[in-house]
Context: one part of a larger RNA
RNA sequence: GGAUGAACGCUAGCGGGAGGCUUAACACAUGCAAGUCGAGGGGCAGCAUAAUGUAGCAAUACGUUGAUGGCGACCGGCGCACGGGUGAGUAACGCGUAUGCAACCUGCCCUUUACCGGGGGAUAGCUCGGAGAAAUCCGGAUUAAUACCCCAUGAUAUUCCGGGGGCGCAUGUUUCCGGGAUUAAAGCUACGGCGGUAAAGGAUGGGCAUGCGUAACAUUAGCUGGUUGGUGAGGUAACGGCUCACCAAGGCGACGAUGUUUAGGGGACCUGAGAGGGUGAUCCCCCACACUGGUACUGAGACACGGACCAGACUCCUACGGGAGGCAGCAGUGAGGAAUAUUGGUCAAUGGGCGCAAGCCUGAACCACCAUCCCGCGUGCAGGAAGAAGGCGCUAUGCGUUGUAAACUGCUUUUGCAGGGGAAGAAAAUACCCGACGUGUCGGGGACUGACAGUACCCUGUGAAUAAGCAUCGGCUAACUCCGUGCCAGCAGCCGCGGUAAUACGGAGGAUGCAGGCGUUAUCC
Numbered sequence: 001g002g003a004u005g006a007a008c009g010c011u012a013g014c015g016g017g018a019g020g021c022u023u024a025a026c027a028c029a030u031g032c033a034a035g036u037c038g039a040g041g042g043g044c045a046g047c048a049u050a051a052u053g054u055a056g057c058a059a060u061a062c063g064u065u066g067a068u069g070g071c072g073a074c075c076g077g078c079g080c081a082c083g084g085g086u087g088a089g090u091a092a093c094g095c096g097u098a099u100g101c102a103a104c105c106u107g108c109c110c111u112u113u114a115c116c117g118g119g120g121g122a123u124a125g126c127u128c129g130g131a132g133a134a135a136u137c138c139g140g141a142u143u144a145a146u147a148c149c150c151c152a153u154g155a156u157a158u159u160c161c162g163g164g165g166g167c168g169c170a171u172g173u174u175u176c177c178g179g180g181a182u183u184a185a186a187g188c189u190a191c192g193g194c195g196g197u198a199a200a201g202g203a204u205g206g207g208c209a210u211g212c213g214u215a216a217c218a219u220u221a222g223c224u225g226g227u228u229g230g231u232g233a234g235g236u237a238a239c240g241g242c243u244c245a246c247c248a249a250g251g252c253g254a255c256g257a258u259g260u261u262u263a264g265g266g267g268a269c270c271u272g273a274g275a276g277g278g279u280g281a282u283c284c285c286c287c288a289c290a291c292u293g294g295u296a297c298u299g300a301g302a303c304a305c306g307g308a309c310c311a312g313a314c315u316c317c318u319a320c321g322g323g324a325g326g327c328a329g330c331a332g333u334g335a336g337g338a339a340u341a342u343u344g345g346u347c348a349a350u351g352g353g354c355g356c357a358a359g360c361c362u363g364a365a366c367c368a369c370c371a372u373c374c375c376g377c378g379u380g381c382a383g384g385a386a387g388a389a390g391g392c393g394c395u396a397u398g399c400g401u402u403g404u405a406a407a408c409u410g411c412u413u414u415u416g417c418a419g420g421g422g423a424a425g426a427a428a429a430u431a432c433c434c435g436a437c438g439u440g441u442c443g444g445g446g447a448c449u450g451a452c453a454g455u456a457c458c459c460u461g462u463g464a465a466u467a468a469g470c471a472u473c474g475g476c477u478a479a480c481u482c483c484g485u486g487c488c489a490g491c492a493g494c495c496g497c498g499g500u501a502a503u504a505c506g507g508a509g510g511a512u513g514c515a516g517g518c519g520u521u522a523u524c525c
Base pairs, nucleotide, nucleotide: 001525002524003523004522006521007520008519009518010517013377014376015375016374017373018372019370021336026334027333028332030331031330032329035078036077037076040075041074043071044070047069048068049067050065051064052063053062054061055060085289086288087287094214095213096212097211098210099209100208101207104206105205109202110201111200112199113198114197115196116195117151118150119149120148127140128139129138130137131136157182158181159180160179161178162177163176164175165174166173167172187194188193215261216260217259222252223251224250227249228248229247230246231245232244233243234242264286265285266284267283268279269278270277271276291312292311293310294309295308314325315324316323317322342368344367345366346365350364351362352361353360354359380411381410382409383408390402391401392400393399394398416462417461418460419459420458421457425452432445433444434443435442436441437440469514470513471512472511473510474495475494476493480509481508482507483506484505490497491496
């Protein structure tokens, strides 16, 4: 000098962009953060409509009917493995990079081929009964499906047998031909469509493996028994000591094994002429974790943050028998700390889930809030000497300085205030309409919809009006005098100042530097 997720002191007019618990992976009140589909299903609690009954002159009230719009709960499908958070653990099972899998999987999506026939038994809900304070549990009866099961059909799938060819010393492996066995489904519809099953290929996402690179300590020198390798078997989507039986006795290590300490890694960021050094906040990629430890279930995908089970610590409820919970999601609270925001608005846009769609959900996201940083603007401009008054200094009837500074005159109006107008972000979609054919696509037309926000921005009026501080002035280092103090009080980054003339302490006047900031502290180059 530069830098910061900074903090502290004094000060503070505005706008834009970014950033905002670095500490206790400490504990959490409350609300919200993952639902959706009635075009899968039986139904009908609530709401609305209709029909109908009773009462009533009527208004209306009370019923009945799932009949209609719809729809709580329930069965079923898809999603909940994404998105969001955190950095505890991890020195390698991670990350980065380069390769490989003849050793693998892949829901939704795209392309292609074939198919969607028949039958059955349940169960939730509803209802009846019982237990319990509750959470909830038990039993009976009854019912549906794109839920579940069986049969049929079936190959380019899987597997077996026979034969031929290629490769290999060989156990084998690969390819072709023929034959056998096994394996599937579901319907809905507004008639436009939407789906289901099997198979092949693709795309995307993932799994696994190998080489190299990846912190410190040798006052850590030996480490290792599924350990290293083989054969066989099991297991897995798949290879493999991944697991097991048997056999061999190996494997790693001063090119640092093992141990200990520290730590998520990278793209990047800061600094530097570079080499290098430092950092890993924000944003992006990967990993790991979800109160602590363990386990699997479901599923295309998890060993699953807002799923399950067990154990533990903690908190809460209890009728003492038993139960409930997990903010390292968004806000918010306590605690810790030098220190870090609102229990806000909206799904308008972008994106995600479900749905044919309308749409619903979305603390993802977009917005609104804070000198924490960066950038920009303003706090006036021109003239103006009686060089005013006041302050300060001096060689003191006066002179110097503050100082063109002020007053005063003219001008301007950014900003502020008042009034008026007022966005883009939103149509490039979708619904809907028309047409075309290749029958689900294309072409044309085309409503509705804005949280931010009456914000940005524009116009008019008004009046210099609404807006400057902070640090320093001995040298380094730009800027000097007076008074007070008297080795005291104090200053200080280093050298050092202060003991009666202190440009170094405190005040004043003046000056210098930077400026909506300025200094100090901390850390890095």